[in-house]
RNA sequence: GUCUUCGUAGCUAAGUGGUAUAGCGUGGGAUUGCAAAUCCCGAGGUCCCGCGUUCGAACCGCGGCGAGGACU
Numbered sequence: 001g002u003c004u005u006c007g008u009a010g011c012u013a014a015g016u017g018g019u020a021u022a023g024c025g026u027g028g029g030a031u032u033g034c035a036a037a038u039c040c041c042g043a044g045g046u047c048c049c050g051c052g053u054u055c056g057a058a059c060c061g062c063g064g065c066g067a068g069g070a071c072u
Base pairs, nucleotide, nucleotide: 001071002070003069004068005067006066007065010024011023012022013021018055026042027041028040029039030038048064049063050062051061052060
C1' cells in the first nucleotide's frame, strides 16, 4: 500500500429497517445469628464520528477515526 473482519451499558456479547436486550459486575431489598449462595427490584448506552438514502437507520450507502487478520 491492497483486501478483509470488527467498533452496541463498567466488561463480554445479542440485535441485519419499526420502543436497544442478555449474562457478569454495580446499588437497594428478602433470606441468615453474621456471611456466602439463592431470589426480587433498580440505575447505567444520543449503538466510534460526520454526511447521505428512507415516512422511519444500531442495521443500508459514502467518507473519516480506531482495533484485529491476510497478502506484498

This is a predicted structure of a 72-nucleotide RNA (transfer RNA) from Omphalotus olearius VT 653.13. It is recorded under the gene name tRNA-Cys-GCA-3-1. The source organism's lineage runs through Eukaryota, Dikarya, Marasmiineae, Omphalotus and Omphalotus olearius. Its mean pLDDT, the model's own confidence on a scale to 100, is 83. The sequence is in RNAcentral, with records from GtRNAdb.